[in-house]
RNA sequence: AUGUUAUCAAGAAAGGCAGAGGGAUUAGACCCAUUGAAGCCUUAGCAACCCUUUAUUCGUAAAGAAGGUGCUAAAUUCUACCCCGUCCUGGACAUAUUUUCAGGAUUCACGGAUAGAUAACCA
Numbered sequence: 001a002u003g004u005u006a007u008c009a010a011g012a013a014a015g016g017c018a019g020a021g022g023g024a025u026u027a028g029a030c031c032c033a034u035u036g037a038a039g040c041c042u043u044a045g046c047a048a049c050c051c052u053u054u055a056u057u058c059g060u061a062a063a064g065a066a067g068g069u070g071c072u073a074a075a076u077u078c079u080a081c082c083c084c085g086u087c088c089u090g091g092a093c094a095u096a097u098u099u100u101c102a103g104g105a106u107u108c109a110c111g112g113a114u115a116g117a118u119a120a121c122c123a
Base pairs, nucleotide, nucleotide: 003121004120005119006118007117008116013043014042015041016040017039021032022031023030026080027079028078029077044072045071046070049068050067051064052063053062054061055060076115081112082111085106086105087104088103089102090101091100092099
C1' cells in the first nucleotide's frame, strides 16, 4: 500500500516568503483568489483519535491538554448511483373509489451505497 474500526452539517487565523491558480478525482453547477491562489515557514488557535487522571456495572462516563497526529471558507461546497415518497404519461383489471405493470420527472429525506479525508490498529 491493502485491510479493519470509528468519525466527517459543530469548532478554530494572523504574519513572512512566493506569485496564479484553488475548492481530492471525472462532468456539471456554484464559490474562493492580484484587496494575493497553491506551496513552504513561524506563531496562535480548534478539536479530543492516540494520550493523562478519576470513577466503573469493564460497556463506558467525566475532567484535562504536556506529548504524537489532524484541522483552522462554504455540509467531504452541492449534484451524479440506488431506494422511499410525490407527480406525469401509457397499458391491464374494474368502471365509483382503487389496484397493478411499464416508462419518465423530482435536492423528497443531516436515507443508503460508492468515492474521498482523518485517526487508531493490523501486516